The RNA shown here (c-di-GMP-I riboswitch aptamer) has 91 nucleotides and comes from a Deltaproteobacteria bacterium. The model forms 80% of the base pairs in the Rfam consensus. Lineage of the source: Bacteria > Pseudomonadati > Myxococcota > Myxococcia. Its mean pLDDT, the model's own confidence on a scale to 100, is 78.
RNA sequence: UCACCGAAAAGGCACAGCACGGGUAACCGUGUGUCGCAAAACUACCAUCCCACCCAUUUAAGUGAGGGCCGGGGAUAGAGGGGUUGUCGAA
Numbered sequence: 001u002c003a004c005c006g007a008a009a010a011g012g013c014a015c016a017g018c019a020c021g022g023g024u025a026a027c028c029g030u031g032u033g034u035c036g037c038a039a040a041a042c043u044a045c046c047a048u049c050c051c052a053c054c055c056a057u058u059u060a061a062g063u064g065a066g067g068g069c070c071g072g073g074g075a076u077a078g079a080g081g082g083g084u085u086g087u088c089g090a091a
Base pairs, nucleotide, nucleotide: 005089006088012037013036017032018031019030020029021028022027035078041084042083043082045081046080047076048075049074050073051072053068054067055066
């Protein structure tokens, strides 16, 4: 120095819940909070979810229990896999 690894210290992030606000929804923002995290940093490639749509249902409109989702719009990076970057240093 590199790889594995994870004691200590410094710094960082902030789950659930609660309050307020945004969104049809998935979900998100701010504050509080502090379960945890060396990648709980970044990235929608895989994946999952929502809306729309299609099928089915209905006399029809509407509704929504069920199925699909090639193609359209969106959400999730703190479920998991992949990719990119990355702090410290004892055994």